[in-house]
RNA sequence: UGAUAGAGGCGCGGAAAGCAAGAGUACCCCAAUCCGAAACAGGCAUGUGGAUGGGCGAAAGGGCUGGCCGCCGAGGGGUCAGAGGGAUGCCUGUCCUGUCUGAUGCCCGGGCCGCCGGAGAACAUCCGUCGGACUGUCGUCUGCAUUGCGGACGGAGAGCUGUCAG
Numbered sequence: 001u002g003a004u005a006g007a008g009g010c011g012c013g014g015a016a017a018g019c020a021a022g023a024g025u026a027c028c029c030c031a032a033u034c035c036g037a038a039a040c041a042g043g044c045a046u047g048u049g050g051a052u053g054g055g056c057g058a059a060a061g062g063g064c065u066g067g068c069c070g071c072c073g074a075g076g077g078g079u080c081a082g083a084g085g086g087a088u089g090c091c092u093g094u095c096c097u098g099u100c101u102g103a104u105g106c107c108c109g110g111g112c113c114g115c116c117g118g119a120g121a122a123c124a125u126c127c128g129u130c131g132g133a134c135u136g137u138c139g140u141c142u143g144c145a146u147u148g149c150g151g152a153c154g155g156a157g158a159g160c161u162g163u164c165a166g
Base pairs, nucleotide, nucleotide: 001165002164003163004162005161006160009072011071012070013069014068017065018064019063028055029054030053032052033051034050035049038048040093041092042091043090044089075108076107077106078104079103080102081101082100083099084097085096086095087094109135110134112132113131114130116128117127118126119125137155138154139153140152141151142150143149144148
């Protein structure tokens, strides 16, 4: 240097099943009363639509549980490009997006907790900056009862360990 095989633990991710929630919400129906173009901007059309009351009444994304599958830059994020979806009855623009695909050695060793911010129905969960202790790994210094067990500090996975080859 190359190939190959491994380790970190509440380790990472995927599809399905079941369950809770979503929610007595949305949609739809009645027409009893009220409002009067309400919406991100402009235009057009028009009693479209909205609120109260009554009737009927979902689903998706996301989550939890136990197994199964693939794995240890597992994966997550950022940026760029394209597609999809949403914000109004239509058009144009603008904005948003926990959706999908591709590219990118740009960031992150790992999980946990916390303030803040974003998404979300949500106090669930996910994502991000920062902080905290913990943990694995290597390095420097150091202690001991010495091939191991500790202490302090620091680095980053483009790392670390084993085997083989040059």